[in-house]
Context: one part of a larger RNA
C1' cells in the first nucleotide's frame, strides 16, 4: 500500500433489514436440474455470478448420442497403371428397411474427368474457454480511478482524492501544501406526460350539407344512431415534424444566513419528472471452440469423429433439488346479456401469411367467395377480469380437473411412446402448506387478458402491451452485504 480482524467510528442499499402485500416450499401437472436405467437416454453451464438459461416449445430435420446402411464434395504435386481401356453406370435375380448395382451372379456401357501409392491438402456440433480472439456476464448500481507541477519521505509512497456540513454522486460548500487537468457520475440519447400556438392530412378524424331507414319523444318539429354520398370546411380529437416548457423559478422556515433541507402557491409536470439505453479503472484463469468460412494446437480423416439415408433417443423413471401453472372456492362455480383496451404481425413472381362475409357442421373444422405487401383489408383486433339478473349453498360440492376409455378433425412424408382441437364419459390430490426462502415503495405489488418470438403443428416459457388496482415504510444499521475514515496484524 494492499488483504484481513468475533476492532471502533461514519455512510449505504427491499439481490439488507423494520411496517406491511404478494408468495415459494405441502398436492396434481409442467418444465429444467441430478441421480438411477440404457444401444443411446448427445452435451455446456453448479452460491450470489448454473437449475422455463444456452434464445434449449427436439415427432423426421435440427441433432452432436445410439444401431444400421450409401457416397467422396481426398484440392494440388510426384511416381505408377493406362486408349490393346484408367475408369464410371446399370436391367433383372440373390441379397437389403429399402425401386441403394451396397455387394454377388451376369454381362452390357462409358472413354481419360478418374484409380493406386507417397507427400500434403480439406470437412470436423471431435478435444482443449487452463492456448486464444470477440461477445456477454461479473467484481459493481456503487462512487471509483488517474495524470502534469509543486510539498513531504533514505525510500517503497504519500498530500491532492479532506475536520465538518451537503448530495443519488469524488455532489456541491467550505476547509486547506497544495494548484490545474481528464475518466467515470452528471451532462448527453431513447420513450412517456403539457401546447385550442406553426406546418398538413379521401391511407387520420371532425363539423356541417344532401339522400335514405331506424328507435325515443312533450309526432308541424326535435333528439340519437360506425347507413350512403370526393358536396363545403376545418385541424379540438388522430397522425408526427420543427419548436416551446421546469431552473427546485417566487414565498417562507433552518442553516456558516454557503451549498442545500422542508413547507406553500402556481403549474399539464416540482425524488435526478417518471422509465430505459450507454457507462471508468483495475480484474476473474466466470461463461461460449455447439453462433461465425474468427481461430493456435492435438486427434481423427475413407471399416470417417466428413457426409448422407433408415429407425431409435435426447421425452425413459424407486427418488432428490429449482422456476412456474392450475387449485383448494360464496370477494366464488356456471348460465345468459351488457360494456370498454394498448402494444403487435401478415402472401418468397409464383405464392406457403393475416383472413372478413356467406353456407354446411354439437363442436373442431369444411367448403365457396372477397379484402389486404397494409393508418387503407383482417381490425373499431366489440380482450379478459368486470357489471347486471338468475341457478347453486358449505358437501371433497355445480370447488378442482389430474388420470383414464371411445369417437371426430387439423398440421404434417409420417402423430404410436398418445402434435394440438373438440365431444361423451371418467372425476385422483387438494380444506391455505412445518422449518426454511423469494420479490416488491404507485399506475408499484397483485389480478386480468391481448399481441410478438419461437412455429408445418404445438406455451404452462420470454419479450412487450393495455385494463383493474390496495396495504405498508418515505426510516434504521439490528440481521446479511457494500463504500470511506481510524486502529492492530508475525499475512502478501
Nucleotide at each position: 500500500u494492499g488483504a484481513c480482524g468475533g476492532a471502533a467510528g461514519g455512510g449505504c442499499a427491499c439481490c439488507a433489514c423494520c411496517a406491511g402485500g404478494a408468495g415459494u416450499g405441502g398436492a396434481a401437472c409442467c418444465u429444467g436440474c441430478g441421480g438411477u436405467u440404457u444401444a443411446a437416454u448427445u452435451u455446456g453451464a453448479c452460491c450470489c455470478a448454473a437449475c422455463a438459461c444456452g434464445g434449449g416449445g427436439a415427432a423426421a430435420c435440427u441433432u452432436a448420442c445410439c444401431a444400421g446402411g450409401u457416397c467422396c464434395a481426398g484440392a494440388c504435386a510426384u511416381a505408377g497403371u493406362g486408349a490393346g481401356g484408367a475408369u464410371u453406370g446399370a436391367c433383372a435375380g440373390a441379397u437389403u428397411g429399402a425401386g441403394a448395382g451396397c455387394u454377388c451372379u451376369u454381362u452390357c456401357u462409358u472413354g481419360a474427368u478418374u484409380c493406386u501409392a507417397u507427400g500434403g491438402g480439406u470437412g470436423g456440433u471431435g478435444g482443449u474457454g487452463c492456448a486464444u480472439g470477440g461477445c456477454c456476464g461479473u467484481u459493481c448500481u456503487u462512487a471509483g480511478u488517474u495524470c502534469g507541477u509543486g510539498g513531504a519521505u533514505u525510500g517503497a509512497u504519500u498530500u491532492g482524492u479532506c475536520u465538518g456540513g451537503u448530495u443519488a454522486a469524488u455532489u456541491c460548500c467550505g476547509u486547506u501544501a497544495a494548484c490545474g487537468a481528464a475518466c467515470g457520475a452528471g451532462a448527453c440519447c431513447c420513450c412517456u406526460g403539457c401546447c385550442u400556438g406553426c406546418u398538413a392530412a379521401a391511407u387520420a378524424g371532425g363539423u356541417u350539407g344532401g339522400c335514405g331507414a331506424g328507435u325515443g319523444a312533450u309526432u308541424u318539429u326535435c333528439a340519437c344512431u360506425g347507413g350512403c354520398u370526393a358536396g363545403a370546411u376545418c385541424u379540438u380529437c388522430u397522425u408526427a415534424g420543427a419548436g416551446g416548457g421546469a431552473c427546485g423559478u417566487g414565498c417562507g422556515u433552518c442553516u456558516a444566513c454557503u451549498a442545500g433541507a422542508c413547507g406553500c402557491c402556481g403549474g399539464a409536470a416540482g425524488a435526478u419528472a417518471g422509465g430505459g439505453g450507454c457507462a471508468a479503472u483495475a480484474a476473474c484463469a466466470g461463461g461460449u471452440c455447439u453462433g461465425u468460412g474468427a481461430u493456435g494446437c492435438c486427434c481423427u480423416u475413407a471399416g470417417a469423429u466428413g457426409u448422407u439415408c433408415u429407425g431409435g433417443g435426447c421425452c425413459a423413471c424407486a427418488c432428490g433439488c429449482g422456476c412456474g401453472u392450475u387449485a383448494c372456492a360464496c370477494u366464488g362455480a356456471u348460465g345468459c346479456a351488457u360494456u370498454c383496451a394498448a402494444c403487435g404481425a401478415g402472401u418468397a413472381u409464383u405464392a406457403a401469411c393475416c383472413u372478413u362475409g356467406g353456407c354446411c357442421g354439437a363442436g373442431a373444422g369444411g367448403c365457396c367467395u372477397g379484402g389486404g405487401c397494409a393508418a387503407u383489408c383482417u381490425u373499431u383486433u366489440g380482450a379478459a377480469c368486470a357489471u347486471g339478473c338468475a341457478u347453486c349453498g358449505u358437501g371433497a360440492u355445480a370447488g378442482g380437473g389430474a388420470u383414464a376409455g371411445a369417437u371426430u378433425a387439423u398440421u404434417g412424408c409420417a402423430a404410436u411412446u398418445a402434435u394440438u382441437a373438440a365431444u361423451c364419459u371418467u372425476g385422483a390430490a387438494c380444506g391455505a402448506g412445518g422449518a426454511a426462502u423469494u420479490c416488491c415503495u404507485a399506475g408499484u405489488a397483485a389480478a386480468c387478458g391481448c399481441a410478438g418470438a419461437u412455429c408445418a403443428u404445438c406455451a404452462a416459457u420470454c419479450u412487450g402491451c393495455a385494463u383493474u388496482g390496495a396495504u405498508u415504510a418515505c426510516g434504521u444499521c439490528c440481521c446479511u452485504g457494500c463504500c470511506c475514515u481510524u486502529u492492530g496484524u508475525a499475512c502478501a
The prediction has a mean pLDDT of 80. The part of an RNA shown here (small-subunit ribosomal RNA, 3' major domain) has 492 nucleotides and comes from a metagenome. The full RNA is in RNAcentral, with records from SILVA. Rfam family: Eukaryotic small subunit ribosomal RNA. For this family Rfam cites "Crystal structure of the ribosome at 5.5 A resolution" (Yusupov et al., Science, 2001).